RNAcentral holds the full RNA, with entries from ENA and SILVA. Small-subunit ribosomal RNA, 5' domain from an uncultured Gammaproteobacteria bacterium, 528 nucleotides, folded computationally. It matches the Rfam family "Bacterial small subunit ribosomal RNA". Its family is annotated with structural constituent of ribosome and ribosome in the Gene Ontology. Model confidence (mean pLDDT): 83 of 100.
Context: one part of a larger RNA
RNA sequence: GGACGAACGCUGGCGGCGGGCCUAACACAUGCAAGUCGAACGCACUCGACCUUCGGGUCAUAUGAGUGAGUGGCGAACGGGUGAGUAACACGUGAGAAACCUGCCCCGAAGACUGGAAUAACCCGAGGAAACUCGGGCUAAUACCGGAUGCCCCCAACUGAUCGCAUGAUCAGUUGAGGAAAUGCUCCGGCGCUUCGGGAGGGUCUCGCGGCCUAUCAGCUAGUUGGUAGGGUAAAGGCCUACCAAGGCGACGAUCUUUAGCUGGUCUGAGAGGAUGAUCAGCCACACUGGGACUGAGACACGGCCCAGACUCCUACGGGAGGCAGCAGUGGGGAAUAUUGGACAAUGGGGGCAACCCUGAUCCAGCCAUGCCGCGUGUGUGAAGAAGGCCUUAGGGUUGUAAAGCACUUUCAGUAGUGAAAAAGGCCAUUAAGUUAAUAGCUUGGUGGAUUGAUAUUAGCUACAGAAGCAGCACCGGCUAACUCCGUGCCAGCAGCCGCGGUAAUACGGAGGGUGCAAGCGUUAAUC
Numbered sequence: 001g002g003a004c005g006a007a008c009g010c011u012g013g014c015g016g017c018g019g020g021c022c023u024a025a026c027a028c029a030u031g032c033a034a035g036u037c038g039a040a041c042g043c044a045c046u047c048g049a050c051c052u053u054c055g056g057g058u059c060a061u062a063u064g065a066g067u068g069a070g071u072g073g074c075g076a077a078c079g080g081g082u083g084a085g086u087a088a089c090a091c092g093u094g095a096g097a098a099a100c101c102u103g104c105c106c107c108g109a110a111g112a113c114u115g116g117a118a119u120a121a122c123c124c125g126a127g128g129a130a131a132c133u134c135g136g137g138c139u140a141a142u143a144c145c146g147g148a149u150g151c152c153c154c155c156a157a158c159u160g161a162u163c164g165c166a167u168g169a170u171c172a173g174u175u176g177a178g179g180a181a182a183u184g185c186u187c188c189g190g191c192g193c194u195u196c197g198g199g200a201g202g203g204u205c206u207c208g209c210g211g212c213c214u215a216u217c218a219g220c221u222a223g224u225u226g227g228u229a230g231g232g233u234a235a236a237g238g239c240c241u242a243c244c245a246a247g248g249c250g251a252c253g254a255u256c257u258u259u260a261g262c263u264g265g266u267c268u269g270a271g272a273g274g275a276u277g278a279u280c281a282g283c284c285a286c287a288c289u290g291g292g293a294c295u296g297a298g299a300c301a302c303g304g305c306c307c308a309g310a311c312u313c314c315u316a317c318g319g320g321a322g323g324c325a326g327c328a329g330u331g332g333g334g335a336a337u338a339u340u341g342g343a344c345a346a347u348g349g350g351g352g353c354a355a356c357c358c359u360g361a362u363c364c365a366g367c368c369a370u371g372c373c374g375c376g377u378g379u380g381u382g383a384a385g386a387a388g389g390c391c392u393u394a395g396g397g398u399u400g401u402a403a404a405g406c407a408c409u410u411u412c413a414g415u416a417g418u419g420a421a422a423a424a425g426g427c428c429a430u431u432a433a434g435u436u437a438a439u440a441g442c443u444u445g446g447u448g449g450a451u452u453g454a455u456a457u458u459a460g461c462u463a464c465a466g467a468a469g470c471a472g473c474a475c476c477g478g479c480u481a482a483c484u485c486c487g488u489g490c491c492a493g494c495a496g497c498c499g500c501g502g503u504a505a506u507a508c509g510g511a512g513g514g515u516g517c518a519a520g521c522g523u524u525a526a527u528c
């Protein structure tokens, strides 16, 4: 000198764009953060008019519209948070899988035949303080289960061809064994179901190389190293088991300990390098602590389940409930870090044919000079060089064109008005083509119409009034730009280093003056 997720002191006008618990992975009140589908399914309830003796009755529709819980499907494994653990194939990079998986999506091929038994909801009953649980009865499905069929797939045996870096791979054929489905829903356009092949995107596994400290850690290792056989997995493998052999790693630093998420990057530096890993992006790990599996295409699952533990809460003492390292917010810790805000308008995600619903992702707003950048706090003129202050050799010098005065301007702030873009879509009408028996409908395209904005009193623009509302902080001995007076008297104090202060202190404190930066300025911490 640079730089900062900064803090502290003094001061503080505006805007744009960023950033904002670095400490206790400490504990959490409250609200919200993952739902959706009636075009899969059964049920219950509500919705019209008239009369009424208030019990109900009559008529019309309704194969309608909606609400509720339940069965079922998809999603909940994404998105969001944190960095505790991890020195590891965790990450980065480059290869490999002839050892693998893949819901939704895209392309292609072939199909969907025939039957059955239940169960929640509901009703009845029972237990319990509650959480909730149990028994009996009824019912549906794209829920569940038999049988059939098999282009194809899988398995076994055999034959042939092509190819490879090895184990081998691929293709064709024959025989045998095995394996599907929801003729479901529909607004008739579609949406779905099953099997197989391919793709896209995603994931899993293996290996080479690379990146911390310590030798005041020198030996470490029995599933240990390898083999055979088997099990397990989507899959290779001591991954696991039995048996056999006695190996494997290590001064090119094994093992132990300490520290640490890794990277793209960021800061600095001419570079080499050094330091660092906030925000943004990729990967990994974790979700009160430890362990476990279930479901599923995918989890060993932040807002799922089970067990154990600590803690908190409810209880009728028998038993139950909970997990903010999601967004806000609270206590605590700390030098220190924000609102219990608005909206789904946009982008994106989930569900749905769609309308639409959900979305603390996201987009916005609020707070904070926390950073960077921009703007303003006036402009011109004005010597009697006014007054006052300070210094003085008492003549004067300086503050100083500074002020006043005169003439202007009005950015920003203020008030009033005007006013974009972020809006694409969706809806209605109409039209052309396609579909079709159809001039219904539906799909695609065109045209027209009424609309969809949280931000928002938006940005921008216009008008109005008046210099009006807006400057501080540090320093002035040398390094280092900037000097005098007074006070003090090795005291009080200063100080980054050298060093100042013991009666003339440009170094302490004040004043005048000056210098430097400026809505900031200084100090401190760690770093280059």
Base pairs, nucleotide, nucleotide: 001528002527006524007523008522009521010520013375014374015373016372017371018370019368020367021333026331027330028329030328031327032326035074036073037072040071041070043068044067045066046065047064048059049058050057051056081286082285083284091210092209093208094207095206096205097204100203101202102201105199106198107197108196109195110194111193113147114146115145116144122137123136124135125134126133127132152179153178155176156175157174158173159172160171161170162169163168184191185190219249220248221247224246225245226244227243228242229241230240231239261283262282263281264280265276266275267274268273288309289308290307291306292305311322312321313320314319339365341364342363343362347361348359349358350357351356378408379407380406381405388399389398390397391396412469414464415463416462417461418460422455427449428448429447430446431445432444433443434442435441472517473516474515475514476513477498478497479496483512484511485510486509487508493500494499